[in-house]
Record summary:
This is a predicted complex of two RNAs, RNase P RNA and transfer RNA, with 464 nucleotides together. Model confidence (mean pLDDT): 76 of 100.
RNA sequence: AGAGCAGUCCAAACGAUCGCGGGAUCAUCUCUGUAUCCCGAGGAAAGUCCGAACACCACAGGGCAGGGUGCUCCAUAACGUGGAGUCACGAUAACGUGAAGGAAAGUGCAACAGAAAGUAUACCGCCUAAGGGCUAACCCAGGGGUUAGCUUACGGUAAGGGUGAAAUGGUGCGGUAAGAGCGCACCAGUUCCUCGGGUGACCGGGGAAGCUCGGCAAACCCCACCCGGUGCAAGACCAAAUAGAGGAGCGUUCGAGAGUGGCCCGCUCAAGCUCCCGGGUAGGUCGCAGGAGAUGCCGGGUAACCGUCAUCCUAGAUGAAUGAUCGUUGCCCGGUCAGGGGAAACCCGGACCAGGUACAGAAUUCGGCUUAUGAGUUACUCUGGCC
RNA sequence: CGGGGCGUGGCGCAGCCUGGAAGCGCGCCUGCUUUGGGAGCAGGAAGUCGGAAGUUCAAAUCCUCUCGCCCCGACCA
Numbered sequence: 001a002g003a004g005c006a007g008u009c010c011a012a013a014c015g016a017u018c019g020c021g022g023g024a025u026c027a028u029c030u031c032u033g034u035a036u037c038c039c040g041a042g043g044a045a046a047g048u049c050c051g052a053a054c055a056c057c058a059c060a061g062g063g064c065a066g067g068g069u070g071c072u073c074c075a076u077a078a079c080g081u082g083g084a085g086u087c088a089c090g091a092u093a094a095c096g097u098g099a100a101g102g103a104a105a106g107u108g109c110a111a112c113a114g115a116a117a118g119u120a121u122a123c124c125g126c127c128u129a130a131g132g133g134c135u136a137a138c139c140c141a142g143g144g145g146u147u148a149g150c151u152u153a154c155g156g157u158a159a160g161g162g163u164g165a166a167a168u169g170g171u172g173c174g175g176u177a178a179g180a181g182c183g184c185a186c187c188a189g190u191u192c193c194u195c196g197g198g199u200g201a202c203c204g205g206g207g208a209a210g211c212u213c214g215g216c217a218a219a220c221c222c223c224a225c226c227c228g229g230u231g232c233a234a235g236a237c238c239a240a241a242u243a244g245a246g247g248a249g250c251g252u253u254c255g256a257g258a259g260u261g262g263c264c265c266g267c268u269c270a271a272g273c274u275c276c277c278g279g280g281u282a283g284g285u286c287g288c289a290g291g292a293g294a295u296g297c298c299g300g301g302u303a304a305c306c307g308u309c310a311u312c313c314u315a316g317a318u319g320a321a322u323g324a325u326c327g328u329u330g331c332c333c334g335g336u337c338a339g340g341g342g343a344a345a346c347c348c349g350g351a352c353c354a355g356g357u358a359c360a361g362a363a364u365u366c367g368g369c370u371u372a373u374g375a376g377u378u379a380c381u382c383u384g385g386c387c
Numbered sequence: 388c389g390g391g392g393c394g395u396g397g398c399g400c401a402g403c404c405u406g407g408a409a410g411c412g413c414g415c416c417u418g419c420u421u422u423g424g425g426a427g428c429a430g431g432a433a434g435u436c437g438g439a440a441g442u443u444c445a446a447a448u449c450c451u452c453u454c455g456c457c458c459c460g461a462c463c464a
Stems, first nucleotide, its partner, number of pairs: 001383004006378003010374001012329007020040006026033002042359001046370002049368005054231004061265004066227005071085005086100001087098004101222002106220002108216002123161002125157003128153001132151008169187006188212002190209008235286004244277001246276005257269003279463003293312004298307003330357003334353004339348003388460007397413004407444001415431005437453003441449001
């Protein structure tokens, strides 16, 4: 210098003018309004993907069904999140990715190709030892026997070829008719036993068994753990208005129905309930801002995080405020001009002009995740050059 | 604010649950037929299944994230 990798931080600054929402004081009987002061978006307020708080329904109960999670330890109110590790895979490396339990519990799937896709088989190939068939010679009274050769695959084989994403471990020696863990040596894996380290996942060492038993569970499923439902349109109160003598169904001790889940049980209530048709209002207050709060020092912990102390109060709108214009400065890009360094490629700073200055906006509140996005900065890795 | 559904040739849809060749109708193009057109007959083109990662030998289909579109939900008697 180039390329990369992991964090962290900010969310342009200042001034002037005009304006918006909320609160306090003041004026006012009230409506309302002037004045003064204070406060007024985010790192993601977003997606609504998880987890909670809170509220109501039984004080949230039991069973089945259903859903979710899935290496270990820790953190936390909780989590599918985070931290530290383990293992596997990828990368030269920094580092990244992983829904990472079970396929010897069972069921199932694997198109095409291929002999065969899971306990079944042989297309090409290899073999002629034994057995079968045929021929010849010899022995023999006959029946038959012995030897040699040939034939083919009815037989043997799974080394090699070929198919496939995947085909029963690899190399070598022995062995054999030819072969094969058939036997042996080494290597890889699996299972079991054992020693040491670690809280643990797991790691390291030793031994035994030829055991070599494939893949898919983000297929059903099994195992372990977790989950009651609905969401601030929860829910509480006030106010306003109207027409239920409409229709259908179910029901009152043989209990409809409600308690916002798919079923059953249990519990509490229970005389009305459900649907259709029609009618009315579309207003206000609370919930709703002092909290798993923020900042800082110190202490504990590798870290996530936790604790003590101090300080601070920091948006609450409801067609929905938090802005607009101008000026200066910063940053980025483009053009023009002149300059410096260098052999060159190229690099460096300067003046003027024009343009731009991200993603995006609270809506009950928190903890995370994910996605969008501008600029800076730190550590580390690899490559090249110079000293 | 909460809940649900959809995205596949130009248009409307199936296939997705239970993963293996991407299909149907209309439309479009070419030829035949006709004096010409329509209808009819024969043949053909056109889609990386909204996008990106993942699981798998293999993804329109399973899983995660994301983009776009659509629908439903107020209270009182």
It holds a member of the Rfam family "Bacterial RNase P class A". By type it is a ribozyme.